Predicted 3D model of a 539-nucleotide part of an RNA (large-subunit ribosomal RNA, domain I) from an uncultured Clostridia bacterium.

Context: one part of a larger RNA
RNA sequence: AGCAUAAGGUGAAUGCCUUGGCAUCAGGAGCCGAAGAAGGACGUGACAAGCUGCGAAAAGCCGCGGGGAGCUGCAAAUAAGCGAAAUAUCCGCGGAUGUCCGAAUGUGGGAACACACGCACAGGCGUAUCAUUAACUGAAUCCAUAGGUUAAUGAGGGGAACCCCGGGAACUGAAACAUCUAAGUACCGGGAGGAAAAGAAAUCAAAAGAGAUUCCGCGAGUAGUGGCGAGCGAAAGCGGAGGAGGCUAAACCGUAGCAGAAAUGCGAACGGGGUAAGGACCGCGACAGAGCAAGAAAGAGCGUAGCCGAACAUUUUUGGAAAAGGUGACCGAAGGGAGUGAAAGUCUCGUAGGCGAAACGCGAAAGAAGCGAAGCGGUAUCCAAAGUAUCAGCGGACACGAGGAAUCCGGUGAGAAGACGGGGGGACCACCCUCCAAGCCUAAAUACUACCUGAUGACCGAUAGAGGAGAAGUACUGUGAAGGAAAGGUGAAAAGAACCCCGGGAGGGGAGUGAAAGAGAACCUGAAACCUUAUGUUU
Numbered sequence: 001a002g003c004a005u006a007a008g009g010u011g012a013a014u015g016c017c018u019u020g021g022c023a024u025c026a027g028g029a030g031c032c033g034a035a036g037a038a039g040g041a042c043g044u045g046a047c048a049a050g051c052u053g054c055g056a057a058a059a060g061c062c063g064c065g066g067g068g069a070g071c072u073g074c075a076a077a078u079a080a081g082c083g084a085a086a087u088a089u090c091c092g093c094g095g096a097u098g099u100c101c102g103a104a105u106g107u108g109g110g111a112a113c114a115c116a117c118g119c120a121c122a123g124g125c126g127u128a129u130c131a132u133u134a135a136c137u138g139a140a141u142c143c144a145u146a147g148g149u150u151a152a153u154g155a156g157g158g159g160a161a162c163c164c165c166g167g168g169a170a171c172u173g174a175a176a177c178a179u180c181u182a183a184g185u186a187c188c189g190g191g192a193g194g195a196a197a198a199g200a201a202a203u204c205a206a207a208a209g210a211g212a213u214u215c216c217g218c219g220a221g222u223a224g225u226g227g228c229g230a231g232c233g234a235a236a237g238c239g240g241a242g243g244a245g246g247c248u249a250a251a252c253c254g255u256a257g258c259a260g261a262a263a264u265g266c267g268a269a270c271g272g273g274g275u276a277a278g279g280a281c282c283g284c285g286a287c288a289g290a291g292c293a294a295g296a297a298a299g300a301g302c303g304u305a306g307c308c309g310a311a312c313a314u315u316u317u318u319g320g321a322a323a324a325g326g327u328g329a330c331c332g333a334a335g336g337g338a339g340u341g342a343a344a345g346u347c348u349c350g351u352a353g354g355c356g357a358a359a360c361g362c363g364a365a366a367g368a369a370g371c372g373a374a375g376c377g378g379u380a381u382c383c384a385a386a387g388u389a390u391c392a393g394c395g396g397a398c399a400c401g402a403g404g405a406a407u408c409c410g411g412u413g414a415g416a417a418g419a420c421g422g423g424g425g426g427a428c429c430a431c432c433c434u435c436c437a438a439g440c441c442u443a444a445a446u447a448c449u450a451c452c453u454g455a456u457g458a459c460c461g462a463u464a465g466a467g468g469a470g471a472a473g474u475a476c477u478g479u480g481a482a483g484g485a486a487a488g489g490u491g492a493a494a495a496g497a498a499c500c501c502c503g504g505g506a507g508g509g510g511a512g513u514g515a516a517a518g519a520g521a522a523c524c525u526g527a528a529a530c531c532u533u534a535u536g537u538u539u
Stems, first nucleotide, its partner, number of pairs: 001538009015524001016489002020460002022457007029449002031158002039101003042055003046078001050074002061095006070082003106115003116127004129155009162193001163191005173180001177227001203210002214241005224232002245441003248385001252272004257266003278383003281378004291371002301362004306355003312328002315326003329346002331335001337349003390414003394410004400426001421436005476483002496523001499510004
C1' cells in the first nucleotide's frame, strides 16, 4: 500500500411527513380613479431589525351587531396594562382619520423633495392642462373676428384574461422556392364593458315558404377554392340554448326669432305629427288604458359575523402514552373530514339536520308614477335618409388566389332614380319572386377569471409541486431593460439539560429530563462516495 471483516467519522441519498403548490368543477363577483386609484416612500410599538396592520387620531379611533373569558399580531421573554358576565381582545357592517410620492393637477424637480401666490389668519381652502357650455372682455380693423378672463360640467391614470377597431411580421409548411401557407397569428397602437361585438331584412329562399342578432349540435371536411400543390374551407336547411322589439329624418300642423310699412316670406333653434300591417292627407270609428327591456319606493329571499347540534366505559391487556387487542354498551337524517401522547361514529372541532342580521349590498314575482296606441275605407296629391346608390380603374374583405365573379368595404375619377321608383336572387338580359339602402338604440342565450366561496383529484410531496412550504421576486448579478437563487422536519410535551468536573472558549465527561439523547437544538430516518481505527491476509 491492496483486499476482507468489524466498529466509527463524514455526508446527505432514501423512507415517512406537510404548513405549500398544481389542476378541474360549481356558485358568486366583475371594474378602480381628481371625493386623488393601482403602486410605492417615510413613518407608526415600552423595548422593535424584518413581515403584517395602520397613518402625525398611525398593530389603531367612533357607532351598530355578533361573541363570551381571556387579552396586548407573526413572536418567546420582561415591563406596564386591559377585561372577567356584558363596554376586553376577537369577528362582521358602517363611519372618522388617512404624512409624502404617484394620472399628480400651484411652479420646479434627479419620484417620495425644493420653492410660491391669493383668501382666511394656528389648523383650512384655492391656484395644472384639454374639451364643452355660458358670461364678461377684446387686437391688427369701423362693425366684427382671433385672442383673453371667470364660472359650471366632463376628461386624464390603472386593470389577469375576455371584446371591438387601426397597423401588422417571420420562422415554418409546401419535403427546395416565388403565388400560397404560417396568419390577419405573434407583436404594436387606440377604445369599451362586466361582458364586448352583432342585431330587427334594400335578409334568405325557390314556385313552397321563412321571418333581428348571438351561441351550440348536425349539414360537412360536403359544395367549392387551390403553383387544382401544400393547404384553405362555406351556406341554405334541420335540431337546440335564448327570445323583444323600439326610436328618429321627411311629408303635414305650429312657434321663438329674422326680414318687411304691410301683405307676406324665411325659420335644420324648438313643439306636435310619424316610422315600413308605410305615413302625411280625406272619411268612418274609438277617447278606452291593450301594452311597455329602457320600472321609483317597498320587497320574499340571498350574501357579508354567527348559533344549536345525538351517542362509552376511572372495564381489562400491552405500552411512555390507547384512539390498538379483549369485554360489555350506545347514537345514527350525523360511519365526510381534521385533531387529540398510536389506529376514536359515541374525547375535541366538526358532520347530517336546523336556526340567525342592528348595518351594508344584491334582489324574483307583482307593481305606483311615467310613456302609450290601435282599427276600417279612400289612394288624386305630398313624403319615405345624395356627392348617396351605381359605374370605371386600383386595392381590400368575403371559404372563393381575377376567375364566368356576383356580394361587401376603401381611396381616385365620373355620378342617378324618386314608389309608374329602387336593391337583391353568384357575369349579364328578360320574366318572376323577394326586400326597401344611404339615421340611431336594444336585454337574454355567448367569452374570460385578476378576485371571493365551496368541492374534487389513478395531481406533486422539498433537485418534486409555483421561481418562491423560511426575510422570495428576497439575497445576489447587471449602467439598464432584466436575470434570479439556496434554504422544510428535536420531542407527545421544552420537560431545551439545574448542579459538578476539564477547558480561555468551543467542546466534552458526569448528573438530571425523556419511551428514546446513538431524539441535544450542526437535533426524525441517516444509504453511497470519502476518511479513520482494529483484526486478518498479500506483497

Rfam family: Bacterial large subunit ribosomal RNA. Its family is annotated with ribosome and structural constituent of ribosome in the Gene Ontology. The sequence was found in a public genome assembly. Model confidence (mean pLDDT): 83 of 100.